[in-house]
Molecule: transfer RNA
Organism: Achromatium sp. WMS2
């Protein structure tokens, strides 16, 4: 230096260009129990940054950060 992969709530991960971006854990409210824990209900919270293509982007395309892995 060249290539080619990842970058979504605190975590881990779903998501064939279209309507609320969904799930588990964790946290928090309530129910339930003398309590706690389970269980059930319900809530908080995310698309790496920047441009473009499109009527419409988390999804395609271009750069640029950050991490991995192959070549030199």
């Nucleotide at each position: 230096g060249c290539u080619u992969c990842c970058u979504u709530c605190g975590u881990c991960u779903a998501g064939u260009g279209g309507u609320u971006a969904g799930g588990a854990c964790a946290c928090u409210g309530g129910c339930c129990u003398c309590u706690c824990a389970c269980g059930c209900c319900g809530g908080c919270a995310a698309c790496a940054g920047g441009g473009g293509u499109u009527c419409g982007a988390g999804c395609c395309c271009c750069c640029u950060a950050g991490g991995a892995a192959g070549c030199g």